The RNA shown here (transfer RNA) has 73 nucleotides and comes from a Bradymonadaceae bacterium.
RNA sequence: GGGGCCGUAGCUCAGUCGGGAGAGCGUCAGAAUCGCACUCUGAAGGUCAGGGGUUCGAAUCCCCUCGGCUCCA
Numbered sequence: 001g002g003g004g005c006c007g008u009a010g011c012u013c014a015g016u017c018g019g020g021a022g023a024g025c026g027u028c029a030g031a032a033u034c035g036c037a038c039u040c041u042g043a044a045g046g047u048c049a050g051g052g053g054u055u056c057g058a059a060u061c062c063c064c065u066c067g068g069c070u071c072c073a
Stems, first nucleotide, its partner, number of pairs: 001072007010025004019056001027043005049065005
């Protein structure tokens, strides 16, 4: 330098028909306990990497950029 894959909550990751943004863990509050842990209930938490385009509508399709992994040279 070129090809491929990836970037979604604090962490690990789902999200294949283009129309609802989600799970587990963690955090916070409550319940339970003499108390802690476990457990149960609830809540908070998002620039869907960034920008542009297509579309009535984009995490999802197209282009560019940035970052990570990998292959080739």

NCBI's taxonomy places the organism under Bacteria, delta/epsilon subdivisions, Deltaproteobacteria, Bradymonadales, Bradymonadaceae. It matches the Rfam family "tRNA". From the family's description: Transfer RNA (tRNA) molecules are approximately 80 nucleotides in length. Its mean pLDDT, the model's own confidence on a scale to 100, is 85.